[in-house]
RNA sequence: UCCGACCUCCGGGCGACCGCCGGCGUUUCGCUGGAGGAAAGUCCGGGCUCCGCAGGGCAGGGUGGUGGGCAACCCCCACCGCUCCACAUGGAGCAGGGAAAGUGCCACAGAGAACAGACCGCCGGCUGGCCGGACUCGUCCGGCAACGGUAAGGGUGAAACGGCGAGGUAAGAGCUCACCGCGGCGCGGGAAACCGCUCCGGCACGGCAAACCCCACCCGGAGAAAGACCGAAUAGGAGGAUCGCGUGGCCCGCGCCCAGAUCCUCGGGUAGGUCGUUGGAGAUCGACCGCGAGGUCGAUCGCAGAGAAAUGGUCGCCACCGGGCAUCGCCCGGGACCAGGACCCGGCUUACGGGGGUCGGACAUU
RNA sequence: GGGGAUAUAGCUCAGUUGGGAGAGCGCGUGGAUCGCACCCACGAGGUCGGGGGUUCGAGUCCCCCUAUCUCCACCA
Numbered sequence: 001u002c003c004g005a006c007c008u009c010c011g012g013g014c015g016a017c018c019g020c021c022g023g024c025g026u027u028u029c030g031c032u033g034g035a036g037g038a039a040a041g042u043c044c045g046g047g048c049u050c051c052g053c054a055g056g057g058c059a060g061g062g063u064g065g066u067g068g069g070c071a072a073c074c075c076c077c078a079c080c081g082c083u084c085c086a087c088a089u090g091g092a093g094c095a096g097g098g099a100a101a102g103u104g105c106c107a108c109a110g111a112g113a114a115c116a117g118a119c120c121g122c123c124g125g126c127u128g129g130c131c132g133g134a135c136u137c138g139u140c141c142g143g144c145a146a147c148g149g150u151a152a153g154g155g156u157g158a159a160a161c162g163g164c165g166a167g168g169u170a171a172g173a174g175c176u177c178a179c180c181g182c183g184g185c186g187c188g189g190g191a192a193a194c195c196g197c198u199c200c201g202g203c204a205c206g207g208c209a210a211a212c213c214c215c216a217c218c219c220g221g222a223g224a225a226a227g228a229c230c231g232a233a234u235a236g237g238a239g240g241a242u243c244g245c246g247u248g249g250c251c252c253g254c255g256c257c258c259a260g261a262u263c264c265u266c267g268g269g270u271a272g273g274u275c276g277u278u279g280g281a282g283a284u285c286g287a288c289c290g291c292g293a294g295g296u297c298g299a300u301c302g303c304a305g306a307g308a309a310a311u312g313g314u315c316g317c318c319a320c321c322g323g324g325c326a327u328c329g330c331c332c333g334g335g336a337c338c339a340g341g342a343c344c345c346g347g348c349u350u351a352c353g354g355g356g357g358u359c360g361g362a363c364a365u366u
Numbered sequence: 367g368g369g370g371a372u373a374u375a376g377c378u379c380a381g382u383u384g385g386g387a388g389a390g391c392g393c394g395u396g397g398a399u400c401g402c403a404c405c406c407a408c409g410a411g412g413u414c415g416g417g418g419g420u421u422c423g424a425g426u427c428c429c430c431c432u433a434u435c436u437c438c439a440c441c442a
């Protein structure tokens, strides 16, 4: 200098003029406020409102190490375990409960794919079989095959039924032993996940739960086009379906109602106003507590509101960034990109530009 | 503003206990015909919308993006 990974910060400030939207006022005007780090995707979680109290069961959905934070969470913090990279500290990732409850799947290849399996190989091969050889002529030796043993080695595969070494054996094998792994009792540490140690068992327990499922915990539904009030207009209409209706999947329970109720289709009318609506888990600063996420207390501030919908442009100064030079400074250039509120918050994810830091790699110089 | 669905060959669509990427029409070549159409035979053509993950293995399961389509006002 370049490349990569991760973390973190920022995405200007003030003034003048011309415009746009809102509010207030003393109304030819003046004062004042006017997008974001993601306002986005609508993926989670809440506030708020209605559905009858939002109660029990089933179905359905979600979450998944432990502890903590938070209004809550598929969020955040700390720790634990596993995997990967560096291997000296360290860094990154994890949808991280259960596969010795059950069911299911494991294509192709391969002998065998889950209470397995003999293709090549290794060993035995006797009383008996086949072939060959030797001779003392019915015995011996060698080979082959049937048959049997064997999971050490080869080979297949993503995966081959603990690993490695020694003993042992005809050859082998947890068959036996040491170490490691696995499981269990106990002891110790820790709040827990979990970790360490001793002893025992003697291999019996392959993988997949982002397959069904089991376990624990959580979730009623709909969403500002929610909902409340006022006003305008029309034909309080026609046809059909279901019989109690309602809890936006079902049942129970509960509530309402006794003559109509509900739903669908067609037809008719309106395209208005006010509230909800922005003071809220609010922002900034300081002190204290906490490893941290965060919490408590105090002070200060007032910070868009809206309806198919405003937030822009020019110039100057300062700050910032980049480049150059004759370097206590001067000159030139830059402000872009992603994108834009629509009831409101907390997160996550995705999109964009720039700065800083840590680590790793490559090259060059010393 | 809110909800739902879809994306597979040029077009219309299949694709379920996750292991072969398919059908019809269209296109090309050959045959048949005096010639054309119908017909017969053969063939080409695919980033399964894009990216990531789980798995030995993904069109299929999970997550994130992109595009398209569609439905939701009030009154009597």
Stems, first nucleotide, its partner, number of pairs: 001362011012318007020034006036338001040349002043347005048223004055252004060219005065079005080096001081094005097214002102212002104208003119154002121150004129144007162180002165177003181203001182201003186197004227275004237266007244256004268441003282301008320334006367438007376391004385422001393409005415431005

Two RNAs folded together computationally: RNase P RNA and transfer RNA, 442 nucleotides in total. Its mean pLDDT, the model's own confidence on a scale to 100, is 78. Rfam match: Bacterial RNase P class A. Rfam classes the family as a ribozyme. Rfam links the family to the GO terms tRNA processing, dimeric ribonuclease P complex and ribonuclease P activity.